[in-house]
């Protein structure tokens, strides 16, 4: 330099065009003499960044940044 893959909640990850989700973690309540476990609920996201297509983009297109793999 070229190609491919990944980037979404604090962490690990789903979501292939129509209101962004799960598990764990955090907080609150219940239960318990207390803790743990269990049960119920809540908060937390400019979907890496910029632009384009579209009535509508996490998703499609272009550029760019970071990480990983491969080729030279």
């Nucleotide at each position: 330099g070229c190609g491919c893959g990944a980037g979404u909640a604090g962490c690990u990850c789903a979501g292939u065009g129509g209101u962004a989700g799960a598990g764990c973690a955090u907080c609150u309540g219940g239960u318990u003499c207390c803790c743990a476990a269990c049960c119920a609920g809540a908060g937390g996201g400019u979907c890496g960044c910029g632009g384009g297509u579209u009535c509508g983009a996490u998703c499609c297109c272009c550029g760019u940044c970071u990480c990983g793999c491969g080729c030279u």